[in-house]
RNA sequence: AGAGUUUGAUCCUGGCUCAGAACGAACGCUGGCGGCAGGCCUAACACAUGCAAGUCGAGCGCCCCGCAAGGGGAGCGGCGUACGGGUGAGUAACACGUGGGAAUCUACCUUAGAGUACGGAACAACCAUUGGAAACGAUGGCUAAUACCGUAUACGUCCGGGCAUCGAGAGGUGUUUGGAGAAAGGUUUACCGCUCUUAGAGGAGCCCGCGUCCGAUUAGGUAGUUGGUGAGGUAAUGGCUCACAAAGCCGACGAUCGGUAGCUGGUCUGAGAGGAUGAUCAGCCACACUGGGACUGAGACACGGCCCAGACUCCUACGGGAGGCAGCAGUGGGGAAUGUUGGACAAUGGGGGAAACCCUGAUCCAGCCAUGCCGCGUGAGUGAUGAAGGCCUUCGGGUUGUAAAGCUCUUUCGCCUGUGACGAUGAUGACGGUAACAGGAGAAGAAGCCCCGGCUAACUUCGUGCCAGCAGCCGCGGUAAUACGAAGGGGGCAAGCGUUGUUCGGAAUUACUGGGCGUAAAGGGCGCGUAGGCGGCCAUAUAAGUCAGGUGUGAAAGCCCUGGGCUCAACCCAGGAAUUGCAUUUGAUACUGUAUGGCUUGAGGCUAGGAGAGGACAGUGGAAUUCCGAGUGUAGAGGUGAAAUUCGUAGAUAUUCGGAGGAACAUCCGUGGCGAAGGCGGCUGUCUGGACUAGUACUGACGCUGAGGCGCGAAAGCGUGGGGAGCAAACAGGAUUAGAUACCCUGGUAGUCCACGCUGUAAACGAUGUACGUUUGUCGUCGGGGGGUUUAACCCUUCGGUGGCGGAGCUAACGCAUUAAACGUACCGCCUGGGGAGUACGGCCGCAAGGUUAAAACUCAAAGGAAUUGACGGGGGCCCGCACAAGCGGUGGAGCAUGUGGUUUAAUUCGAAGCAACGCGCAGAACCUUACCAGGCCUUGACAUGUCCUCAGUGGCCCCGAGAGAUCGGGGCUGUCAUUUAGUUGGGAGGAACACAGGUGCUGCAUGGCUGUCGUCAGCUCGUGUCGUGAGAUGUUGGGUUAAGUCCCGCAACGAGCGCAACCCUCAUCGUUAGUUGCCAUCAGGUAAGGCUGGGCACUCUAACGAAACUGCCGGUGACAAGCCGGAGGAAGGCGAGGAUGACGUCAAGUCCUCAUGGCCCUUAUGGCCUGGGCUACACACGUGCUACAAUGGUGGUGACAAUGGGAUGCAAGACCGCAAGGUGGAGCUAACCCCAAAAAGCCAUCUCAGUUCGGAUUGCACUCUGCAACUCGAGUGCAUGAAGUUGGAAUCGCUAGUAAUCGUGGAUCAGCACGCCACGGUGAAUACGUUCCCGGGCCUUGUACACACCGCCCGUCACGCCAUGGGAGUUGGUUCUACCUGAAGCCGGUGCGCUAACCGCAAGGAGGCAGCCGACCACGGUAGGGUCAGCGACUGGGGCGAAGUCGUAACAAGGUA
Repeated sequence: AGAGUUUGAUCCUGGCUCAGAACGAACGCUGGCGGCAGGCCUAACACAUGCAAGUCGAGCGCCCCGCAAGGGGAGCGGCGUACGGGUGAGUAACACGUGGGAAUCUACCUUAGAGUACGGAACAACCAUUGGAAACGAUGGCUAAUACCGUAUACGUCCGGGCAUCGAGAGGUGUUUGGAGAAAGGUUUACCGCUCUUAGAGGAGCCCGCGUCCGAUUAGGUAGUUGGUGAGGUAAUGGCUCACAAAGCCGACGAUCGGUAGCUGGUCUGAGAGGAUGAUCAGCCACACUGGGACUGAGACACGGCCCAGACUCCUACGGGAGGCAGCAGUGGGGAAUGUUGGACAAUGGGGGAAACCCUGAUCCAGCCAUGCCGCGUGAGUGAUGAAGGCCUUCGGGUUGUAAAGCUCUUUCGCCUGUGACGAUGAUGACGGUAACAGGAGAAGAAGCCCCGGCUAACUUCGUGCCAGCAGCCGCGGUAAUACGAAGGGGGCAAGCGUUGUUCGGAAUUACUGGGCGUAAAGGGCGCGUAGGCGGCCAUAUAAGUCAGGUGUGAAAGCCCUGGGCUCAACCCAGGAAUUGCAUUUGAUACUGUAUGGCUUGAGGCUAGGAGAGGACAGUGGAAUUCCGAGUGUAGAGGUGAAAUUCGUAGAUAUUCGGAGGAACAUCCGUGGCGAAGGCGGCUGUCUGGACUAGUACUGACGCUGAGGCGCGAAAGCGUGGGGAGCAAACAGGAUUAGAUACCCUGGUAGUCCACGCUGUAAACGAUGUACGUUUGUCGUCGGGGGGUUUAACCCUUCGGUGGCGGAGCUAACGCAUUAAACGUACCGCCUGGGGAGUACGGCCGCAAGGUUAAAACUCAAAGGAAUUGACGGGGGCCCGCACAAGCGGUGGAGCAUGUGGUUUAAUUCGAAGCAACGCGCAGAACCUUACCAGGCCUUGACAUGUCCUCAGUGGCCCCGAGAGAUCGGGGCUGUCAUUUAGUUGGGAGGAACACAGGUGCUGCAUGGCUGUCGUCAGCUCGUGUCGUGAGAUGUUGGGUUAAGUCCCGCAACGAGCGCAACCCUCAUCGUUAGUUGCCAUCAGGUAAGGCUGGGCACUCUAACGAAACUGCCGGUGACAAGCCGGAGGAAGGCGAGGAUGACGUCAAGUCCUCAUGGCCCUUAUGGCCUGGGCUACACACGUGCUACAAUGGUGGUGACAAUGGGAUGCAAGACCGCAAGGUGGAGCUAACCCCAAAAAGCCAUCUCAGUUCGGAUUGCACUCUGCAACUCGAGUGCAUGAAGUUGGAAUCGCUAGUAAUCGUGGAUCAGCACGCCACGGUGAAUACGUUCCCGGGCCUUGUACACACCGCCCGUCACGCCAUGGGAGUUGGUUCUACCUGAAGCCGGUGCGCUAACCGCAAGGAGGCAGCCGACCACGGUAGGGUCAGCGACUGGGGCGAAGUCGUAACAAGGUA
C1' cells in the first nucleotide's frame, strides 16, 4: 500500500466482498510446563446453607463459674454500623466532565483559648405474676452510670439595639448595652475523657458558564408556571413552601414529547482528523425484592436499621408470625457462555479499645479454566544402499527424504533425592517445604490445527457424476473436478489452530482534513422577500474574535521517553514528557467585528430617446369550415392499402347568391423579438410592467443570496353560469385481425371558448440555481449610440441581447468553451447501490381527483453513464449472384422404382435431420455381406506375442456314419520344410496354464485424420509508426475502376503475409518430331466390293515438344491515371471455354460403423462359429427419380453419321437352333490390330384424336440365365391381361450457349441384379427491359436495452409455492396524561376533656410531654375519558422471490402506430 466482482472487451460511476488489528468472548479439533493478568456481557430472575460489623468491664448495675486471681453471660451506656464490598435497574439530568462561585455544615484528627460547680428523678437487666404454638410480649416491684433532667457560672460564641472607623457599595473591624446557651467521669498519678470557643485539614451540601446520543412522520410548551413583595422552612441560597398582586417564562441556535443510555479518566482502531466503546483498575453518580415514608445521627431518608402498602417465598396449634445474596462462596433457572459452599488475618488497610486484643469473604494467598498476553520445551550432531513402506509414473524413474534406522552426544522443562529463602526494622508467615540452589536417572514423559481455483503462500491420484456436497466474494459439481470426499505431497501458524459474533480500518462509501449534482444518484417550475450567512474604498478609536507571554488547573493509573527490578519477556517500580482543554492576567492590532467620520467605482435616482407576439380591458376586420334559405343540376358522393359503416331520386356531391354562428388569426415568420418562469402572433384605442442607449451638477454601500413565508405557474381536471362552428377522450358503428376493448374509416358527448373560483403538477429541459469578477478568437443576427466615406448604401468602433464554429482549460467520455461544464468568491437547494417506492402509515393542503412531506421489513450483486468492436433492423446508400424479372423444361396430380418418417415385428442392425438428412454411408442385402433376431455350439478363443510340454508332422483329395449345420466319429489315397558336419537353430502342427486376445459395445460434447457449409464469396491479418486514459482506431476509409482488398489517384501512414489473379490439366489454331495396329493424296498391283497389297507419311489421327493473346495496335472517353467503349488483324479479344485449386474463421456441423486414438464398460460373453429368419414388413406421410397421358406422337419399314470406354476364372465374331430371352460351338484378341458394337434421335409409310394401334401397371400361363440355393427375395423372354393417367391445387426446382431441352452409348460395383451414380458423344434452342420487389452475399453509414449476438432481449395479467409487509370489525397488554374518589405509614399543623417521673408551686395547680382525635400533603388502589406503542385478528391490498406453466407481444431497430 491494495485486491476480487457489472462488459465480448474498455473507461468511469457505484455498491457488495476480502486481506489488518482488537475482544470479559463462544463453538469445533487438539493439548507439555511456567510467569502475569482475567473470569454471569443473559434473568436488577428466585434463592437452601455458612460466613461478610462489631467492639469497649479503664462508663454502669446484675447473674454464672472459680478459694482467689481471673473468666464468661444477657442488659443499660459509648463509639462504629452513612466506611469498606456489590450492581448499573433508573437517569438525557448541574447526573457526569471541566472551569468558576457564595449563602453553609462537619463526628473522629490537628492548633489555640477557657472550663469541668451544685443537685435531682427514672428505666432496662433482675424478681414476682401472667398471655402466646411461635415470634414476642403484658402488669406490678427493686436498682447503677460517661444514660436522663434542673440550677449556677460565660474568656470566647450566638441573637437584638446604639456608636466609631474603613469601603463606591455589599460588608468588614472595634466598642458599648440588653438577652440566650455548658459539662462526666474513669483507671490510677499519669493519662484517657467531657463542655464552650478559635483556626485548620479532610469530607459533605448548594449555585453558575461551557461540553455531553437519536428522532420534526414530536412545533408549540408552561399556572408554582416566570419574576416581585412579605412570611415560613433549611446547615445554607432559592417558588423549596405559602399569601398577595403582576403576566410573564422556554422554543427553529430545536422547547415540549418519544426512543435509547449510568458519566468520566481511559480502551480498541486509525497516518491523522475521526469512528466505536465505557469489562477488569481509578474518580463521580444512582440503586439495594417493588413503591412510599420518616426516625436516629456530625453524616442516611440508611444493602446485611425501622414503619406502611404490594407481589412472592417459608413457618403455623389458622389466632398469627418470619424473610429480602445487585457482599464472599454456593444452588436452581435463563443462556452460546463465565470459577471453590478453600486458607489466613502473616502483610496492607478499616472498626472498637488506654492497651493487650477482638472483628474484618476489605485484603493477602491458594484452587478451577489455554480466556488472554509473555517465555520455554517436545532434542543436538552425524548418517545414502538415497532402506522398507506409502504415493505418483511417460514404467526409465520421481517423491516422502538426512527424514528414519544406525552411531556419537546433551538434559532445559518434567520426574526422584537433599538444602531452603526474601516478604518481618524486636515478635508474629496463610502462601509453603513454595521460589531458588545442589545431586541423580534417562531421548527418555511432551504436536496439533487450518489451508492448497482466483483474491492468497501451497498439486497430484482415486472416488462421486448438477447427486452427495463446497462457498467470504466471484463461483465449483451434469464421467477425465488442482474448487465436493479420501489419500500422498505441499503451504501457514503453533500449545494452539480454525469457525462464528462484534468494533474500527481498508471506505475519499457522509468527504473538517477529504466528494459531488448537463448525460452515472443529485439544481427547488419561476419570482418577491423575512430571519440568517456574506459584503466596496480611506481614516481614527476599541480590543470581542485572532496572535504571543505569564499564572492556576487539567487526580492517580494508563499511552510515550529515559532508567531500574524479577535469568529474558509479559509484568512491576522511579523520574520525565504529554494531557492539543478551561479559567485568569499582561501585551500586540495586520485581518474580521464594533463605534465614529469621510469617499464614489457597487446599487439606486433624474433628463432625453428609440425597439418589442410583455400584461389587462374595450372595440373591430377579412379568409376558411359548418349550418340555414333560394337557384342551377343529376346519380352518385364520401372514404380507404382495399373496403364498408355514412350521405343521396324526399335531389346529395358539385356550383351560384343571400344569411347565421363560433373559434382561430394563412402570407409577413426569421437558431427574429418580449417576458422571472409558465408563456405571448389579425387590426385599433385606453391603462400598465420591465429592459436598453446617450447624457447627468443627485443619494452615498442603500448590496448579494435567501431556510421558513407570500405570489405567479402549460395541459388535463373540478365547481357555478354562459357559449358551442370546427376538432375531439368516452361511446357507437364499419373495417383489419387468430383475436383487435388498438392503429385506419364514418359518426359523436364531455372538453376545447368566455366569466368567476379551485387544483399546483409536466421531459415545468439548456435535463446546466442566483449574483459578481477574471481569461485567446472568428463568422452571423436583433436594438441603440459614436466616427468616417465615394451616402437608397458601405466601412470602422462601442454598449446590451441572441446564435454557429472553435483555442487554452476542464471532462469518464460525449462534449462545454466570454451566454463555460474554464479560473475564483458568496449564499441557497439537492445526492449517497438497484428493487421494494415517490409506495405505506402519520401530518398538512384540496370539493374531489389528488398533491406535498416521506419510511421499513424483505430481496439482489449488481443497477447505471460514455465510448469500442461485432451482430442485427419490417434503417439508409452503393454493388454482386439463374436472386428476381424475361424465357425454356420440370416437380407437386397418375403408375412404378428408390430413400426416409411412422407403424408393425422375435428382428425389421446402425448412422445421416432445414438449406448443408431423405437414388445419402450402400460403386449394387437370395447365402455370404451382416453389425440385427431365434435356436444350436466354443472358451487362451477365428486372429497376435511370450513360457512350458508333445509331435515330426502339418497339408491336399476322396468316401462312410450322426447332425439343420457348426461340429463329432471312422476310413482310404496322395504328398511330405529350410539350415548346420552335428548337437542345434528357424519355421510348422497339437496340447496346458497364465499374461492376454477380441468387441461394428458407449462417449464425434475427450480427440487425430478426413469431409460438408457459408463460398471460388473477396475478404482475413501482421510489423513499425501515428491517434486515443483505454477497449480500439488508422493502414483496409475516400474519388474512380474491376470478376476480384483488381488497379490508379488521394490520404499519418509506410510496408508485409494468407487469400484474388497467374503458374498446373483439358478443349479450340498452327508448326516441329515420330509413322504402327492409325491414314491413303500421288505411283503401282488386285477384288464383286473393301487401304486388300506393294509403297508412302502429304492429309486425318495419335502424343510429345513448341508457337500464339499482351488492351500489344488505332479511334473515342476518362483526371495526361487505372480503366471502359468501338474497330482492325486473328483460330481465338479483353478472365477465350471447362476443370483442379477453397484465406482467417463459423456451425461443440458430420463421422469412435473406413482408419487411428484417451477414458469407461463386457471377458464361458457385449467375444467367436453355424443354420434359419430379418435389413425386402405396410392403414399412411414426405423427398428423389423413371414411364406416361400422346400426332413435334405410336407402329411398321429403311438403314446414314459418333465419342468415351471395357475385355484372359474375360470380350467373343462368322455359322447353326429357338418367336424370343437364350443355346450349341468357337475364328480372333494379352487388344489404335480382335470382340462388346446395333448407336439413337433421323428419313419413308401408316394410324386420325379415341382411354385409342396412347399408356403400360397389375395378374395368369409357359420359359431363359446366373448361382450350392431364386419360397420369403433376382433379372430377363414369349403369349395373354390391359389399371391409374386426357398435362396436374397451393406451392416449388433447374438452366444464360454448344447451355437448356432431347437422343442414344459406355463404365465402376458385380456370379446374377441399375429407372441410381460416373462418364461419352449426336441433334440443338428461347430470353435477359432492368435491379422496384423475394433470397443470399460484399462495402460504407445509422440506431440498439442484442454479445450463447433477432431462433436475441423483454413486459404485464392469470395459475402454483414460499416470505416479509399495509388495511381490517375488533381483542389483549405496556406506557403516559387529565378529572374525580379513596387515603396506609409518616412528618407537619390544630386540638388535647384521657395519661403524665424530673422544673415551678406549701397545696390546688401550672409549664412541658405522650396517647387519642381532627385537618393538610401523599404511596398503593379505584372510576371515567384521552394520547401513544406493541401482540393477535376472519377477510383483504399490493410487493418480493421461485430451471423448464397460461395468454398475448407493450419496450429495445423507424421494434413494425417513433

Source information: RNAcentral holds the sequence, with entries from SILVA. This is a predicted structure of a 1458-nucleotide RNA (small-subunit ribosomal RNA) from a metagenome. It matches the Rfam family "Bacterial small subunit ribosomal RNA". Rfam links the family to the GO terms ribosome and structural constituent of ribosome. The prediction has a mean pLDDT of 86.